[in-house]
Annotation
RNAcentral holds the full RNA, with entries from ENA. Large-subunit ribosomal RNA, domain I from a Bacteroidia bacterium, 532 nucleotides, folded computationally. Its mean pLDDT, the model's own confidence on a scale to 100, is 84.
Context: one part of a larger RNA
RNA sequence: CGAAGGGCGUAUGGAGGAUGCCUAGGCUCUCAGAGGCGAAGAAGGACGUGCUAAGCUGCGAAAAGCCACGGGGAUCGGCAAAAGCGAACGGAUCCGUGGAUAUCCGAAUGGGGCAACCCGGUUAGUUGAAGACUAACCGCCGCAAGGCGCCAACCCGGAGAACUGAAACAUCUAAGUACCCGGAGGAAAAGAAAACAAAAGUGAUUCCCCAAGUAGUGGCGAGCGAACGGGGAAAAGCCCAAACCGAAGGGGUUACGGCCCCUUUGGGGUAGAAGGACUACCAAAUCUGGCGGGGCAGAAAUUGAAUCACGUGGGAAAGUGAGCCACAGAAGGUGAGAGCCCUGUAAAUGUAAUCAACCGUCAGGAGGUAGCAUCCUGAGUAGGCGGGAGCCGGUGAAACUCCCGUUGAAACCGCCGGCACCAUCCGGCAAGGCUAAAUACUCCUGAGAGACCGAUAGUGAACCAGUACCGUGAGGGAAAGGUGAAAAGGACCCUAAAUCAGGGAGUGAAAAGAACCUGAAACCAUACGCUU
Numbered sequence: 001c002g003a004a005g006g007g008c009g010u011a012u013g014g015a016g017g018a019u020g021c022c023u024a025g026g027c028u029c030u031c032a033g034a035g036g037c038g039a040a041g042a043a044g045g046a047c048g049u050g051c052u053a054a055g056c057u058g059c060g061a062a063a064a065g066c067c068a069c070g071g072g073g074a075u076c077g078g079c080a081a082a083a084g085c086g087a088a089c090g091g092a093u094c095c096g097u098g099g100a101u102a103u104c105c106g107a108a109u110g111g112g113g114c115a116a117c118c119c120g121g122u123u124a125g126u127u128g129a130a131g132a133c134u135a136a137c138c139g140c141c142g143c144a145a146g147g148c149g150c151c152a153a154c155c156c157g158g159a160g161a162a163c164u165g166a167a168a169c170a171u172c173u174a175a176g177u178a179c180c181c182g183g184a185g186g187a188a189a190a191g192a193a194a195a196c197a198a199a200a201g202u203g204a205u206u207c208c209c210c211a212a213g214u215a216g217u218g219g220c221g222a223g224c225g226a227a228c229g230g231g232g233a234a235a236a237g238c239c240c241a242a243a244c245c246g247a248a249g250g251g252g253u254u255a256c257g258g259c260c261c262c263u264u265u266g267g268g269g270u271a272g273a274a275g276g277a278c279u280a281c282c283a284a285a286u287c288u289g290g291c292g293g294g295g296c297a298g299a300a301a302u303u304g305a306a307u308c309a310c311g312u313g314g315g316a317a318a319g320u321g322a323g324c325c326a327c328a329g330a331a332g333g334u335g336a337g338a339g340c341c342c343u344g345u346a347a348a349u350g351u352a353a354u355c356a357a358c359c360g361u362c363a364g365g366a367g368g369u370a371g372c373a374u375c376c377u378g379a380g381u382a383g384g385c386g387g388g389a390g391c392c393g394g395u396g397a398a399a400c401u402c403c404c405g406u407u408g409a410a411a412c413c414g415c416c417g418g419c420a421c422c423a424u425c426c427g428g429c430a431a432g433g434c435u436a437a438a439u440a441c442u443c444c445u446g447a448g449a450g451a452c453c454g455a456u457a458g459u460g461a462a463c464c465a466g467u468a469c470c471g472u473g474a475g476g477g478a479a480a481g482g483u484g485a486a487a488a489g490g491a492c493c494c495u496a497a498a499u500c501a502g503g504g505a506g507u508g509a510a511a512a513g514a515a516c517c518u519g520a521a522a523c524c525a526u527a528c529g530c531u532u
Base pairs, nucleotide, nucleotide: 005532006531007530008529009528010527011526012525013524014523020517021482022481025453026452027450028449029448030447031446032445033444034442035441036150037149044105045104046103047060048059049058051084055079056078066099067098068097069096070095071094075087076086077085110119111118112117120138121137122136123135124134125133126132139148140147141146154185155183156182157181158180165172169219195202196201206233207232208231209230210229216224217223237434238433239432240378244267245266246265247264248263249262250261251260252259253258272412274377275376276375277374278371279370280369281368282367287364288363289362290361291360292359293358297354301349302348303347307322308321309320310319323340324339325329331343332342333341383407384406385405386404387403388402389401390400393419414429415428416427417426418425469476470475489516492504493503494502495501
């Protein structure tokens, strides 16, 4: 000095798929609807089904469909895009309502079974007969009606943890939570005082706000935690059992007149200033349900105002100029940002099934006064004792409510309660039942909203996802969106290792060229500069 190799920088590419923009899908709500489906065979499946047909969707041997009525009016034979082949103004496709068909499995139900398969019986038919085939029927429980299975949450009941907290842990807590089982409804449950209260009163239940983190409870630890009363939402009250009066059937007894008992059933009656039965007297207004009429509303759908020009541009809806409509300036689309282009929107119209108010009719329920002698008013109940549980209450002085065991009343001159117990006083009437609304929830349908997400987000799933794949199984469980306005998806020629790739040519605003919008970084390559 130079080379190889390395480093840094710049440039150009490759590779990669971040970012930006987008949204077909999600998330969270609001208002309304609906709140069930099923032996008339569900939910969910298997297998089929198309002119060609693997998948999805639809449908079921009548099989991407059949019939009727209504709507609608030019295209149609789903996704699905290609050619052929067909259908349709004699009204198709499509939309709404109603109907027909609806293989096999599945509660699965004639018997069996390793679901989608196998094998029977009875009656009728085809046949001369047998076999075979066709059609209907043949499950269990229940007297019958009917029930059985499925379903997201909400509800009631039965049974019922532990982790955890107490800075360990045992009572306690978590929690009557999770999980399991049974049952019901569009809601469920509760509910018409044997209730609260306190010298004054309230008047079924449920839900919300306050009372109040109060009174209490508590290894008085951690924690748990009312009620009275006040304010609101919504409001609604009723029916039996019994006494008593009948009827039917059965039985006992008899002096044959009857009397008594049992069962079934009609009337009666329902209360706590007690009420009712019974005896006497007086008397006729509104609710509930069924049926008929009625018709608000209610399907597909119909009508539905108003804009042109210029220049830029591939394209006008943006810009400029000049107009118009508006009970319509919600929204979406259209080659870019459209009240006036399209679909729509406001408003109006339309009507099958169904159907609120209201009217009529039928049925049912529903009074008052006095008398107070007699009768009735829920029994193995209430209560006691022992053991548990629920309440704010952990056994405490422990009432009240419920369960198990054991005992066991009273009968209106009665009984229960008012936080041990007793008295006075006050409140109420248990041991039978029903009951709308206010409240809870959302698998589902319609309309709408968002200081919700925007493809590693938002559902696990924007896409053929509970799929592929993993696991014997219970179960686990992905990745994966974007050409362009329009396929106009690159004719034709050439190179070539010949379905790759490339060069021309063409399309397009742009190659955005299908491994397709944008196209970051890591990483790789090439060229040059500096440097070692």